[in-house]
């Protein structure tokens, strides 16, 4: 410096290629075993500027432009 790829919850990932943003850990709370702690089950709950700045459209996580960070390639 050029080409792909990727960034979405605190962690690992989903989201049918444009129509409600979710799941598993993991965190609160309730409950049962259990003297207790610890663990294990069940119930409930909370947590997103969907990397960042526009742009298209009724409508964007998803198209289109810059722009950053990581990983691959080639030079």
């Nucleotide at each position: 410096a050029u080409g792909c790829g990727u960034a979405u919850a605190g962690c690992u990932c989903a989201a049918u290629u444009g129509g409600c943003a979710g799941a598993g850990c993991g965190c609160c709370c309730c409950g049962a075993c259990g003297u207790a702690a610890a663990g294990u089950c069940g119930g409930g709950g909370a947590a997103g500027u969907u990397g960042c700045g526009g742009g298209u459209u009724c409508g964007a996580a998803c198209c289109c432009c810059g722009c950053u960070g990581c990983g691959c390639a080639u030079a």
Transfer RNA from an uncultured bacterium, 75 nucleotides, folded computationally. It was read from a public genome assembly. Its Rfam family is "tRNA". Rfam links the family to the GO term triplet codon-amino acid adaptor activity. It is annotated as a transfer RNA.